[in-house]
Context: one part of a larger RNA
Molecule: small-subunit ribosomal RNA, central domain
Organism: uncultured bacterium
RNA sequence: CUGGGUGUAAAGGGAGCGCAGGCGGCGUGGCAAGUCAGAUGUGAAAACCCGGGGCCCAACCCCGGGAGUGCAUUUGAAACUGCCAUGCUGGAGUGCCGGAGAGGUAAGCGGAAUUCCUAGUGUAGCGGUGAAAUGCGUAGAUAUUAGGAGGAACACCAGUGGCGGAGGCGGCUUACUGGACGGUAACUGACGCUGAGGCUCGAAAGCGUGGGGAGCAAACAGGAUUAGAUACCCUGGUAGUCCACGCCGUAAACGAUGAAUACUAGGUACAGGGGCACAAAAGUGCUUCUGUGCCGCAGCUAACGCAAUAAGUAUUCCACCUGGGGAGUACGUGCGCAAGAAUGAAACUC
Numbered sequence: 001c002u003g004g005g006u007g008u009a010a011a012g013g014g015a016g017c018g019c020a021g022g023c024g025g026c027g028u029g030g031c032a033a034g035u036c037a038g039a040u041g042u043g044a045a046a047a048c049c050c051g052g053g054g055c056c057c058a059a060c061c062c063c064g065g066g067a068g069u070g071c072a073u074u075u076g077a078a079a080c081u082g083c084c085a086u087g088c089u090g091g092a093g094u095g096c097c098g099g100a101g102a103g104g105u106a107a108g109c110g111g112a113a114u115u116c117c118u119a120g121u122g123u124a125g126c127g128g129u130g131a132a133a134u135g136c137g138u139a140g141a142u143a144u145u146a147g148g149a150g151g152a153a154c155a156c157c158a159g160u161g162g163c164g165g166a167g168g169c170g171g172c173u174u175a176c177u178g179g180a181c182g183g184u185a186a187c188u189g190a191c192g193c194u195g196a197g198g199c200u201c202g203a204a205a206g207c208g209u210g211g212g213g214a215g216c217a218a219a220c221a222g223g224a225u226u227a228g229a230u231a232c233c234c235u236g237g238u239a240g241u242c243c244a245c246g247c248c249g250u251a252a253a254c255g256a257u258g259a260a261u262a263c264u265a266g267g268u269a270c271a272g273g274g275g276c277a278c279a280a281a282a283g284u285g286c287u288u289c290u291g292u293g294c295c296g297c298a299g300c301u302a303a304c305g306c307a308a309u310a311a312g313u314a315u316u317c318c319a320c321c322u323g324g325g326g327a328g329u330a331c332g333u334g335c336g337c338a339a340g341a342a343u344g345a346a347a348c349u350c
Base pairs, nucleotide, nucleotide: 003322004321005320006319007304008303012318014201015200016199017198021194022193023192025088026087027086028085029084030083031082033081034080035077036076037075038074039073040072041071042070048066049065050064051063052062053061054060091191092188093187094186095184096183097182098181103177104176105175106174107173108172109171110154115149116148117147118146119145120144121143125136126135162169163168206247207246208245209244210243211242215241216240220236221235222234223233258317259316260315261314262313263312266295267294268293269292270291271290272289273288274287275286276285277284278283299306300305323350324349325348332343333342335340
């Protein structure tokens, strides 16, 4: 390389969009590049295979035939692939009607709680723990009442729930805006799938500039614990956490399961739509599409388990794996302000 694989053994890219490329629905007509068939030429000799012959045999040698998977020319075939033309509606998309949703961005508003400030009441404790101490308090704390300031997060509703491509999204209102779903069948007529590079998005932490800072809290300080305690516990506490703009580009970025399409028993629950029947209504029963879960047959699996949301049966395209350590290291390269990230070995060793 091939082959075999990628939920947990090594292995699915964090996610999307998409150029090239690869692959691609149902008809009709044509072309004949791929494909198939015939003919001709060529495919040196030796070697190889078959038949025969010569050295006593064999090895070896000689003769005849075959083969030489290939290439070229030419004559045909037209099912499949391809190309051209033309048509179709089932794939895909558009329109129209409808409801659901923490989907996104921005602005505004609200209440509870913590903290702080001011004032009142009030007096000796508060706080904290396994027990304590550090700490706070007679300069009046804790508790309680009233008023004010400020920042961050939104109890209940809440779900085994919903939305989003992933990251993720949860108080309320408004504006702008993306997607999905159901119904309809008016329109386009294969416009599709995947996608190396590329571009964009991408939790937390971290970085730059400027703001903000209530609570929490790396670092740090103190008190305990302990043989020690650079910890666990306690009292404090700075970056940070928040906002704007710009970087970073990682994660157990997980369903540890790439995307798309088709097919393959059922049962049950929830969410969003539609239809039919019954009913005055509330609703009940049946059915259908989409999504989210659980159980389970066939089948698959090393087992665990998966099982119409497949890890089943198939097809297309991409990514990745190929014993452990060395090592996601070194070197080089491009990226970054840096931190670092990306790509990514070998010697040696078992």